[in-house]
């Protein structure tokens, strides 16, 4: 240095759920709280998944309803990229 990862040390993050705020929603943020996590730190590039405001299609007298669609979301789904603490075997 690489790989690997412990019933180690010092620490860190925080799922579900509840409350509030934002958002059309998915979801995000803050507080409470811990299921878990060595990258559960960062990046939506590829795949997956979620949502469908707007748009398109269909329908209608006109709406509503319905179908498709990411330019939205997810890094705690996987791959990839960048950074990074510790050291028993």
């Nucleotide at each position: 240095g690489a790989a690997c990862g412990a019933u180690a040390a010092g620490g860190g993050c925080a799922a579900u759920c509840c409350u509030g705020c934002u958002g059309a929603a998915a979801a995000g943020c803050a507080g409470g709280g811990a299921c878990g996590c060595a990258a559960a730190g960062c990046c939506a590039a590829g795949g997956g998944u979620c949502u469908a405001a707007g748009g398109c299609c269909a329908u209608u007298a006109a709406u509503c309803c319905g179908g498709c669609u990411a330019a939205g979301a997810u890094a705690g789904c996987c791959u990839g990229g960048c950074u990074g603490a510790c050291g028993g075997a």

Model confidence (mean pLDDT): 89 of 100. c-di-GMP-I riboswitch aptamer from a Syntrophomonadaceae bacterium, 89 nucleotides, folded computationally. It was read from a public genome assembly, where an Rfam model found it.